[in-house]
Molecule: c-di-GMP-I riboswitch aptamer
Organism: Dehalococcoidia bacterium
RNA sequence: CUCCGACAAAGGCAAACCCGUCGAAAGGCGGCGACGCAAAGCUACGGGCCUAAGUCCCUCACCGAGCUGAGGGGGAUGGCCGCCGAGCUACCGAA
Numbered sequence: 001c002u003c004c005g006a007c008a009a010a011g012g013c014a015a016a017c018c019c020g021u022c023g024a025a026a027g028g029c030g031g032c033g034a035c036g037c038a039a040a041g042c043u044a045c046g047g048g049c050c051u052a053a054g055u056c057c058c059u060c061a062c063c064g065a066g067c068u069g070a071g072g073g074g075g076a077u078g079g080c081c082g083c084c085g086a087g088c089u090a091c092c093g094a095a
Stems, first nucleotide, its partner, number of pairs: 004093002012037002018031005035082001041088003045085003048080003055074007062066001
């Protein structure tokens, strides 16, 4: 230095629930709280997953009326790195 990861030491992060806040939602942020995590640090790059506001298509409704309403379907440009892989960076040091 690399791999690796101990009933080691020092420290770190924080799932769910609940509260506040932003958002159409998924979800983000803050608080509370610990299920877990040796990269649960960072990057949506590949796969995967979640959502569907705008938008497109279909159906229906209506004093033929629209920048209309309701329902259904498609659809990331929105998200998730605590799903897997990849890239970058990093504390400690037993075997």